This is a predicted structure of a 203-nucleotide RNA (glycine-GGAnGA riboswitch aptamer) from Halalkalibacter nanhaiisediminis. It matches the Rfam family "glycine-GGAnGA riboswitch aptamer". Rfam links the family to the GO term glycine biosynthetic process. About the family: glycine-GGAnGA riboswitch is a variant of glycine riboswitch that have in common a U69A change. This riboswitch is associate with genes that encode either saccharopine dehydrogenase or amino acid transporters and other genes with not predicted function. Clan: Glycine riboswitch clan. The literature on the family includes a 2017 paper in Proc Natl Acad Sci U S A by Weinberg et al., "Bioinformatic analysis of riboswitch structures uncovers variant classes with altered ligand specificity". RNAcentral holds the sequence, with entries from Rfam. Of the family's consensus pairs, 100% are formed in the model.
RNA sequence: GCGGAUGAGAAUAAGGGGAGAGAUUGUAGUGAUACAACGCCGAAGGAGCAAGCUUAUGAUAAUGUGUUAUUAAAAGCGAAUCUCUCAGGCAAAAAGACUCUUAUUUGACGCAGCUCUGGAGAGUGCUCACGAGCGAGCCACCCACGAAGACACUAUAUUCGUCUAUUCGAAUGUAGGAAACUUUCUGGUUAAAGGACAGGGUU
Numbered sequence: 001g002c003g004g005a006u007g008a009g010a011a012u013a014a015g016g017g018g019a020g021a022g023a024u025u026g027u028a029g030u031g032a033u034a035c036a037a038c039g040c041c042g043a044a045g046g047a048g049c050a051a052g053c054u055u056a057u058g059a060u061a062a063u064g065u066g067u068u069a070u071u072a073a074a075a076g077c078g079a080a081u082c083u084c085u086c087a088g089g090c091a092a093a094a095a096g097a098c099u100c101u102u103a104u105u106u107g108a109c110g111c112a113g114c115u116c117u118g119g120a121g122a123g124u125g126c127u128c129a130c131g132a133g134c135g136a137g138c139c140a141c142c143c144a145c146g147a148a149g150a151c152a153c154u155a156u157a158u159u160c161g162u163c164u165a166u167u168c169g170a171a172u173g174u175a176g177g178a179a180a181c182u183u184u185c186u187g188g189u190u191a192a193a194g195g196a197c198a199g200g201g202u203u
Base pairs, nucleotide, nucleotide: 001111002110003109009106010105011104012103013102014101015100016099017098022038024037025036026035027034028033039090040089041088045086046084047083048082052077053076054075055074057072058071059070060069061068062067113202114201115200116199117198118197123139125138126137127136128135140189141188142187146185147183148182149181153176154175155174156173157172158171159170160169161168
């Protein structure tokens, strides 16, 4: 600053969207599966830690007997889409972080900004130029800045099923319309910087 009792946020239920990695090999089995062998993925769940905070102690300073501040080590608390790969998974189905809609319950905050801290991926590619950074061209790649996309979904109108139908289902049109899905325009592929997201602080 914007939104919010014309209901923030949260919880529960239902219905949608939702990536990655061997349809690997051997044995048993009609098959689903079970056991074993190598090889992989991360987004159920689980575990780990940064900044920061807390408590006892040591040292120093202020101060005057008890506090405050700084500092050192130890212990504890401390998040994530990061890390580990215990668990789970590697055709389809199921599951699936996250996300959208509807309904019910509850009832006051939520988002953005600034700041500290954590934070993935992919060529230090080749040629030319150049003191370095920056630049031009050619291939190859990544996605979590920015941007775009459709579709799920919502509302509404008409037609049909078929009449029990304003209510259920289907089709078509109109308006709106999410993402961690898709595209790779932009951006990026040593470090630094940036970086969705996450924890702390703050007006």